[in-house]
């Protein structure tokens, strides 16, 4: 220079003003205060790396719950990190890449059940389509044995290459690979490796099929939940008065009972308030441990809290700024969406010195 691999990041200029949402601080109106209220004034803060999917793990709340099984769910190589995980971080094995890297639900298939499409003779216990051999006949064929070295099928075909052998051949024998045994030695916490004896080789695949083993696991979710609580219906009382029926011509009087203005009290609660709500398993510096995830200490920060629900408009400068996308209890992953920007490392070519 080209092509390429890993990782860490920004998320898109400055200003200036209006408007909007939250905070403090003051004014100003109410109000006896406690306190409300406000289209006032200042300061000050206002979207993301995914805020997204809601696919895991959690705090937090409610409900439920002796204990121990079974059902049903997850998970699954070995070590660590973590409040926990299906997340990370390091190893181990297997692919796949010349490499730098990448990729994998990656425990068990000699417990048992079940499945391997098309294609091909046969797909799991052996069997043989074409072929090689040998024999017999009616001899370009038919028949009968032997073989699986050679063809064709498939993702997979009963160990592979090479040789010796034999009628053809085959672990039938021999070397190397591979494969199984061992309570053998060595390194490793450990997954696992490397070596040593041993056996001619049984034992095809799939377990994000049942399944076995191992170890987790209650539900529901911020509309969770909790507090105040206006009217209006309920329930208790106090109760001025009104109606009604008796007695009485009538006023008055006394009795009973039934409605009840208006006032107090209750309990449950609706509408509206408030609380949960944002300071946290927090960000950033730096020091210390660790190979890494992470831990540990010290210092600074305070970083949206709305509730019909705030992020806009305009203006002026410049290096003219683009994409995926907007909060609604919070965290910790993970996965998906993105238009461009720079930055470190590392590979493999070619070419210079």
């Nucleotide at each position: 220079c080209g092509a390429g691999g890993g990782g860490a990041g920004c998320g898109c200029g400055g200003g200036g003003u209006c408007g909007c949402g939250g905070g403090c601080c003051g004014g100003c109106g109410c109000g006896a205060g406690a306190g409300c209220g406000c289209g006032c004034g200042g300061c000050u803060c206002g979207a993301g790396g995914a805020a997204a999917g809601u696919c895991c793990g959690a705090g937090c709340u409610c409900c439920a719950c002796a204990g121990g099984g079974c059902a049903g769910g997850g998970u699954g190589c070995c070590g660590g990190g973590u409040a926990a995980c299906u997340c990370c971080c390091g190893g181990g094995c297997g692919g796949c890449g010349c490499g730098a890297g990448c990729c994998g639900a990656u425990g068990g298939a000699a417990a048992g059940u079940g499945c391997c499409a098309c294609a091909g003779a046969a797909a799991a216990c052996a069997g043989a389509c074409c072929g090689c051999c040998c024999g017999c006949g009616u001899a370009u064929c038919g028949u009968g044995g032997g073989u699986a070295a050679g063809g064709g099928u498939g993702a997979a075909a009963c160990g592979g290459u090479g040789g010796g052998g034999u009628a053809a051949g085959a672990g039938c024998c021999c070397a190397c690979c591979g494969c199984c045994c061992g309570a053998g030695c060595g390194g490793g916490u450990a997954a696992c490796c490397g070596c040593c004896g041993g056996g001619g080789c049984a034992c095809g695949g799939c377990a994000a099929a049942c399944c076995c083993c191992a170890c987790c696991c209650g539900g529901a979710g911020c509309a969770a939940g909790g507090c105040c609580a206006a009217g209006c219906a309920g329930g208790g009382g106090a109760g001025a008065g009104c109606g009604g029926u008796g007695g009485u011509c009538c006023g008055c009087c006394g009795c009973g009972u039934c409605c009840g203005a208006u006032c107090c009290c209750c309990g449950g609660g609706u509408a509206g308030g408030c609380c949960g709500c944002u300071c946290g398993a927090g960000g950033c510096g730096c020091c210390g441990g660790g190979a890494g995830a992470c831990c540990g200490g010290u210092g600074u920060c305070c970083c949206a809290g709305a509730u019909a629900a705030a992020u806009g408009g305009c203006c002026c400068c410049c290096u003219c700024g683009a994409a995926c996308a907007g909060a609604a209890c919070u965290c910790g992953g993970c996965u998906u969406a993105u238009g461009g920007c720079g930055c470190c490392c590392c590979u493999c070519g070619c070419g210079g010195u």